Record summary
This is a predicted structure of a 395-nucleotide RNA (Bacterial RNase P class A) from Phenylobacterium sp. Of the family's consensus pairs, 96% are formed in the model. Taxonomically the source falls in Phenylobacterium (Bacteria, Alphaproteobacteria, Caulobacterales, Caulobacteraceae). Its mean pLDDT, the model's own confidence on a scale to 100, is 77. Rfam family: Bacterial RNase P class A. By type it is a ribozyme. Rfam's curators write: Ribonuclease P (RNase P) is a ubiquitous endoribonuclease, found in archaea, bacteria and eukarya as well as chloroplasts and mitochondria. Its family is annotated with dimeric ribonuclease P complex, tRNA processing and ribonuclease P activity in the Gene Ontology.
[in-house]
Formats: sequence, C1' cells, structure tokens
RNA sequence: UCAGACGGCCGGGCGGUCGCGGCCCCUUCGGGGGUCGAGGAAAGUCCGGGCUCCACGACGACAUGGCGGCGGGUAACGCCCGCCGGGGGUAACCCUAGGGAUAGCGCCACAGAGAGCAGACCGCCCGCCUUCGCCCUUCGGGACGACGGCGCGGGUAAGGGUGAAAGGGUGCGGUAAGAGCGCACCGGGUCGCUGGUAACAGGGAUCGCAUGGCAAGCCCCGCCAGGAGCAAGACCGAAUAGGGAUCCCGCGCCGGAGCAAUCCGGUAGGGCCGUCGCCGGCCUGAGGGCUCCGGGUAGGUCGCGAGAACCGGCCCGCGAGGGUCGGUCCAGAGGAAUGACCGCCGCGUCCCGCAAGGGGCGGCACAGAACCCGGCUUACAGGCCGUCUGAUCUU
Repeated sequence: UCAGACGGCCGGGCGGUCGCGGCCCCUUCGGGGGUCGAGGAAAGUCCGGGCUCCACGACGACAUGGCGGCGGGUAACGCCCGCCGGGGGUAACCCUAGGGAUAGCGCCACAGAGAGCAGACCGCCCGCCUUCGCCCUUCGGGACGACGGCGCGGGUAAGGGUGAAAGGGUGCGGUAAGAGCGCACCGGGUCGCUGGUAACAGGGAUCGCAUGGCAAGCCCCGCCAGGAGCAAGACCGAAUAGGGAUCCCGCGCCGGAGCAAUCCGGUAGGGCCGUCGCCGGCCUGAGGGCUCCGGGUAGGUCGCGAGAACCGGCCCGCGAGGGUCGGUCCAGAGGAAUGACCGCCGCGUCCCGCAAGGGGCGGCACAGAACCCGGCUUACAGGCCGUCUGAUCUU
C1' cells in the first nucleotide's frame, strides 16, 4: 500500500423566532415564568421474566407445546460466555436443531442389474459350443492364437456405469479372476489405563469388521411449562332505570283456603281495537310518594415511572458477569406532545471554473414510546475508532 476477519460507536452540530405535552411556581384567571420531553432499534410481538387477577390438595399422572454436546453466567430464557466434537478457509476467523437408528413402526423418489433377510448390466476369469488363421494328422480329429461371438453354463463385488447413498479406505500379498481371504497403516466395535469438573482427548490390548441412511417422519429418553393478560387489577362514584328498607296515602263487591297476614278465582270499574251505539275481542283490575341503603354504568383516581436503572473508580473472573464505593434522576398519556421556519457550519449530489473557489438542489438512513424489564430477529443513507490475518514494497 492492497485485500480481508472481528469487535465497538455515532447516526447531523450551534444559534434565533414561533408552537405542542408533563410537572412546579406566580396570577388581575386572560396568562406569565422555570424545568424536562423518543430509539438503537421505540418495530416484529418470536422467546424469558417482573407485576396483577383467576383456578388449584402446596402432590402426582396424562395430553399438548417447547428445548437437547459439556461447564458457567443470569431473576429467567430457546439468550450470553468459555470449551469440546464435526465442517469450511493459506490465515485472522466463520458455520453447526450437536440426545437415541440392536425399543418399535415407516420412508429411501428418479436413475440403476441391484436400495435392505442386497445386487451380475458392462467388464474380468473358468468350462463347453462355435467362427477365422496357422500347424500336425492314422482324415475321425487334435494343439496353438484372436485387440473372435447380441452363443450357453458358472465364478467374481477388485474395475466401469447409476445414484444423495451400493455392505469400511489405501497398499502389498494371494488367486483362474477376485474377495478382510492374509498382512501393514488408517477408520470402527469392545475392555482397561492416563489427563480433564465434564463434553472429550491421548495411548494400550483385543475383535477382520459383525445390524447403511433419514428422528427439520411417527416415536423413545431427559428437562421445562396451571390459565389469562395493564381493556391485568384496586379505589371513589353520579343522572336515569331497576332492587331492598322505614314511614305516609290508597286498596269497590262476591266466592273459596287460612287464626291472621296473605293467596286464588270471578266480577263492578278503567284502558285499547273493530268509525259511534248495540255487541264482541284483548289488557288491567292495586298501587303511588318522600327519605335512606346496597350493586352496577358513565366518569374520575391509582396501577405509572428510583430501578434486575444509568455514569465513573477499584476489586474478583479468560469471559459472559459479579461485588463494592461515589455520583445522577432520565418522557409519560389520555387515541397519544416530542414540531415548523430562518441563519451559519457539516454531509451528499449536480453545474460553472485551469485552479483557488462560487452557485443550485436535498432537509439528509431506518424509523417513532403507550405497564415495565432482559434477549432474539428484522430495517438502516453516510461515517468514525480499535484489534488481528494474508500478500507485496521500502529500510
């Protein structure tokens, strides 16, 4: 200098004028003053908690859902840190749903000869038949060769080919050709040993290797989870309607039950309808008022901002993080304030200019609190810082 890996941070600045919301103070009730006022994601609502109510024998089982190497952190987690195994990269470093396939069931498409009590398509090898060449012949035949055979039978899982996957890999020996058939190394199973808290690693003995893959198919094992959510929930509480209590007024007649209160049936009366009457049908045939009480609605208050808080120092820890000391107070709310303009600077882009510089445009990334907190994920113009790796050059 170039290329790259990882981690962290900012995400317009200053000033002025006007406006909006919360709180405090003053007020002549018109207003005035002070102070504070979005984010790293406030987002998705995907996990985990706090808080609240409901349910509950505080125990267990089943179902359902989730999680899954080991150790640690944490209020907790599916998050984070460290480590192990596997994979990728020259490296820094990155990725990893990473329990169980001799509990059982299921699946393995297409291609291919064969895909799960394996499989012979090509090839290789052996035998027979046959073709051609050549040699011999006692003319019947025989030996040899072929880089012969859309011939027949058999052996072979080394090689080719198919496939995501073909019953360990490489090499030597062996064999007619082959084959863990034998041997060496690697891989694997089993059993000790050593190191490590552990996952696991190293090494030894032994077994020729004995049952391929998929559990992000069902399933099995272990662990976790009671349900709903701030419209949770708590308190205050009108008007109107309805409920209850005391008191006051009213409650015709007949019959029945009952000591009575009262209840039942009928009727006079009253109301409505068929235009009135007659006649008929239906409803009603006892309630009304003052005051008080209780429940609930509208509405109001709380929940609701001093906490798993933020900043700094020191100590412990590789780290996530923990402890301690000091300092700070930092939106709030309710359908919802946090904005607009101007000037200067910064940034981006375009134009003019040889250049210095000048001018125009863009308001300038994603986005915006609603009970709170810890995470994850997703979005993000532009920019800054640190550590590390590789290559090249110079000294």